[in-house]
Description: Bacterial RNase P class A from a Gemmatimonadota bacterium, 399 nucleotides, folded computationally. The organism belongs to Gemmatimonadota, within Bacteria. Its Rfam family is "Bacterial RNase P class A". It is annotated as a ribozyme. The coordinates come from a structure-prediction model, not an experiment, and the mean pLDDT is 77.

RNA sequence: CCGGGCCGGCAGACGGCCGCCGGGGCUCCGCGGAAGCGGAGCCCCGGAGGAAAGUCCGGGCUCCGCAGAGCUGGACGCUCGCGAAGCGCGCGGCCUCGGCCGCGGGCGGACGCGAGGCGCCCUUCGGGGCGACGGAAAGUGCCACAGAGACGAGACCGCCGAGGGCCCGCUUCCGGAAGGAAGCCGGCCAGGCAAGGGUGAAACGGUGGGGUAAGAGCCCACCGCGCCUCCGCGCGAGCGGAGCGGCACGGCAAACCCCGUCCGGAGCAAGGCCACGUAGGGGAGGAUGCGGCGGCUCGCCGCGCUCGACUCCCGGGUAGGCCGCGCAGAUCGAUGGCCGUCCCCGCUCCCGUGACCGCGGGAGCGGGACAGAACCCGGCUUAUCGCCGGUCCGGCUCC
Numbered sequence: 001c002c003g004g005g006c007c008g009g010c011a012g013a014c015g016g017c018c019g020c021c022g023g024g025g026c027u028c029c030g031c032g033g034a035a036g037c038g039g040a041g042c043c044c045c046g047g048a049g050g051a052a053a054g055u056c057c058g059g060g061c062u063c064c065g066c067a068g069a070g071c072u073g074g075a076c077g078c079u080c081g082c083g084a085a086g087c088g089c090g091c092g093g094c095c096u097c098g099g100c101c102g103c104g105g106g107c108g109g110a111c112g113c114g115a116g117g118c119g120c121c122c123u124u125c126g127g128g129g130c131g132a133c134g135g136a137a138a139g140u141g142c143c144a145c146a147g148a149g150a151c152g153a154g155a156c157c158g159c160c161g162a163g164g165g166c167c168c169g170c171u172u173c174c175g176g177a178a179g180g181a182a183g184c185c186g187g188c189c190a191g192g193c194a195a196g197g198g199u200g201a202a203a204c205g206g207u208g209g210g211g212u213a214a215g216a217g218c219c220c221a222c223c224g225c226g227c228c229u230c231c232g233c234g235c236g237a238g239c240g241g242a243g244c245g246g247c248a249c250g251g252c253a254a255a256c257c258c259c260g261u262c263c264g265g266a267g268c269a270a271g272g273c274c275a276c277g278u279a280g281g282g283g284a285g286g287a288u289g290c291g292g293c294g295g296c297u298c299g300c301c302g303c304g305c306u307c308g309a310c311u312c313c314c315g316g317g318u319a320g321g322c323c324g325c326g327c328a329g330a331u332c333g334a335u336g337g338c339c340g341u342c343c344c345c346g347c348u349c350c351c352g353u354g355a356c357c358g359c360g361g362g363a364g365c366g367g368g369a370c371a372g373a374a375c376c377c378g379g380c381u382u383a384u385c386g387c388c389g390g391u392c393c394g395g396c397u398c399c
Base pairs, nucleotide, nucleotide: 001395002394003393004392005391006390007389008388009387010386012342013341014340015339016338017337018336020047021046022045023044024043025042026041027040028039029038030037031036049370053381054380056379057378058377059376060375061267062266063265064264073263074262075261076260077259078116079115080114081113082112086107087106089104090103091102092101093100094099117133118131119130120129121128122127134258135257139256140255141252142251143250156197157196158193159192160191164189165188166187167186169184170183171182172181173180174179205223206222207221208220209219210218224247225245226244228243229242230241231240232239233238271323272322273321274320281314282313283312284311285310289303290302291301292300293299343368344367345366346365347364348363349362350361351360352359353358
């Protein structure tokens, strides 16, 4: 100098003009008797993030449910340590006596954090990455295609065929001959084997030796394996060693299942308050009621009087409003746009130095991301143009 890992931080700055949302104040206008309501303008204050996102995990808060236990269901699952939000407890202080603040200690235990163990993969052998990582030796199930056989193994090619059967041939012996007997070579078969080939993601331990007709844990050595025993190390998961066991035990539990631990349900559209009306419900009283005969009085007619006009009282609840709700904050949801100067990054060109590289100065062009709170908090994951600081690793060069 270049490249990369990890940790932390920033997420363009200033000014002008025009705007957006919330709160407060002033002025003006409209309606109104007033209280007040609505509108406009000006001023002041405040106004998104590291992820506000995904809604994956744990909580607060709210309502419903709940004697206890079980069934069903769901989540999680190597070890050790740490531990958030949150919830109790104790002490002290303040106090509007409801609570608030501070300190200490406890519970809590997030798909959280750190270190480690084991397994798999990569490696420049220094290291790095990944893992739903309890149980496959309780049981059930599945293992495509290919293959003889896919788990109580199997026999396609192949090897053997010693011992057994049949056939051909040869040798020897017996016999006058026909023939017989024994042995050997070869072929076929019954049969034996699982070493080699072949199939497959996976074929019932591997290598070597002995052994055999050929073979085989059949036997032996080493390696591997083991819910076995002992010793040592480690808090532990586990690791190392010795002995024992000829090997019995393929894979899949993100298949059913078994074991262990934990778990009530729904969610701010939770939930609470007030409640429009010629609406509707309940109770008490109740004909004083309504319509027509042009207006008023009387009168008459009709309706109503168990289906109840009208008056009073009661609670529920729809539309709607308010609270929940926060020194951003709700309603279909506000932070923006333009210009100027500067800043950062990339590319191109020009000048200088010292020819290239590099450095310094200048000009032009392009770029400055991901993304927008919606009840709140703690985690995780994902997205993100770039820049700065720290630390570590690798490569190249110079002294």